[in-house]
RNA sequence: GACGUUCUCAGGGCGGGGUGAAACUCCCCACCGGCGGUAUGCAGCCUCGGCUGUGAGCCCGCGAGCGCCUGGAAGGCCACGCCUUUCAGGGUCAGCAGAUCUGGUGCGAUGCCAGAGCCGACGGUCACAGUCCGGAUGAAAGAGCAACGUG
Numbered sequence: 001g002a003c004g005u006u007c008u009c010a011g012g013g014c015g016g017g018g019u020g021a022a023a024c025u026c027c028c029c030a031c032c033g034g035c036g037g038u039a040u041g042c043a044g045c046c047u048c049g050g051c052u053g054u055g056a057g058c059c060c061g062c063g064a065g066c067g068c069c070u071g072g073a074a075g076g077c078c079a080c081g082c083c084u085u086u087c088a089g090g091g092u093c094a095g096c097a098g099a100u101c102u103g104g105u106g107c108g109a110u111g112c113c114a115g116a117g118c119c120g121a122c123g124g125u126c127a128c129a130g131u132c133c134g135g136a137u138g139a140a141a142g143a144g145c146a147a148c149g150u151g
Stems, first nucleotide, its partner, number of pairs: 002150005007144003015029004030131002032120002034062004041054005057118002065096002068090010100116005122134003
């Protein structure tokens, strides 16, 4: 250094004002940004060729959630079958899956600098939610390289 098993870790944010019977849900101002990759920034090392660390919400990909598909259970409908609830499994094929431009520097930038924008699952709610409550003391992209094992 590689592989396997186990273990540990693995998401942030409504503060002020307005309207109203009621809003952390609307309006004005505000606040937040998972994981891997990419790299002209930054830091360190240096044999000056590079190396190491770090560096994007909106570039590429992944994850949870919903939906979808398969199977089971309970219930409903006269019934084929369909619907409702629920449990388990599948996982890229198709979806919700979202969002960036302008100027500057430069050989090179959707990543740096400046400016202006944009986006955010599902269910709930006295009123429409990225920020409240819930599934969730869950799951997981992955990370540690912590323990044990293999050649």
Overview: FMN riboswitch aptamer (RFN element) from Comamonas terrigena, 151 nucleotides, folded computationally. The source organism's lineage runs through Bacteria, Pseudomonadota, Betaproteobacteria, Burkholderiales and Comamonas. Model confidence (mean pLDDT): 77 of 100. Its Rfam family is "FMN riboswitch aptamer (RFN element)". Rfam describes the family as follows. The RFN element is a highly conserved domain that is found frequently in the 5'-untranslated regions of prokaryotic mRNAs that encode for flavin mononucleotide (FMN) biosynthesis and transport proteins.